[in-house]
Notes: A computed fold for a 72-nucleotide RNA from a Candidatus Pacearchaeota archaeon, annotated as transfer RNA. The same sequence occurs in records of 2 taxa. Its mean pLDDT, the model's own confidence on a scale to 100, is 85. Rfam family: tRNA. It is annotated as a transfer RNA. The source organism's lineage runs through Archaea, Nanobdellati and Candidatus Pacearchaeota.

RNA sequence: GCCUGAGUAGCUCAGCGGUAGAGCACUCGUUUCAUAAGCGAGAAGUCGUGAGUCCGAACCUCACCUCAGGCA
Repeated sequence: GCCUGAGUAGCUCAGCGGUAGAGCACUCGUUUCAUAAGCGAGAAGUCGUGAGUCCGAACCUCACCUCAGGCA
C1' cells in the first nucleotide's frame, strides 16, 4: 500500500429501512438478625466521525478514524 471483518448502555452482544433492546454490572425497594441469592422498579446511548440516498437511516452508498486478521 491492497483486501476482509468489527465499532450500538460501564462490560458482553442483539437489532439488517418505520418508537434503540437483552444479559451481567449499577441505584432504589422487598426479603433476612445480617450478607448473598431471589423478586419488583429505575437510571444509563451523538448507534466511531462526516457527507449522500430516501417520506424516513444503527441498517443502504461514499470518504475518513480506531481495532483485529490476511496479502505484498